A computed fold for a 79-nucleotide RNA from an Acidobacteriaceae bacterium, annotated as nadA riboswitch.
Rfam family: nadA riboswitch. The family's RNA type in Rfam is small RNA. For this family Rfam cites "Structural distinctions between NAD+ riboswitch domains 1 and 2 determine differential folding and ligand binding" (Chen et al., Nucleic Acids Res, 2020).
It was read from a public genome assembly, where an Rfam model found it.

[in-house]
RNA sequence: GGCUGCAACAACCCCGUGGAUGGUUCUUUCUGGUCUUGGAUGGAAGUCCGAGCCAGGGGUGGACGCAUCCACUGCAGCC
Numbered sequence: 001g002g003c004u005g006c007a008a009c010a011a012c013c014c015c016g017u018g019g020a021u022g023g024u025u026c027u028u029u030c031u032g033g034u035c036u037u038g039g040a041u042g043g044a045a046g047u048c049c050g051a052g053c054c055a056g057g058g059g060u061g062g063a064c065g066c067a068u069c070c071a072c073u074g075c076a077g078c079c
Base pairs, nucleotide, nucleotide: 001079002078003077004076005075006074007073016072017071018070019069020068021067022066023064024063025062026061028059029058030056031055032054033053035052036051037050038049039048040047041046
C1' cells in the first nucleotide's frame, strides 16, 4: 500500500468523523371540504369575514440512538 471484518477508544448502555440522498417528525405556509362554530349583512334564502376540525400539495428553517451511498480516522486479520 491492497483486501476482508469491524468501532476498542465514549461521563450507564448505544454512538468513530464529515458529507450527499432518502425517510420520519416539528415549525411555517397554501389549497380543498355536503364538517363544526362565532360574527357582519339580510325578511328569508344566501353572501362575506374569522376560528376550529379533517384531507392533501409545495416551500423555509430545525431535529433524529432511522436507511443507503461516498470520503476519511482508528482497531483486528490476511496478502
Its mean pLDDT, the model's own confidence on a scale to 100, is 78.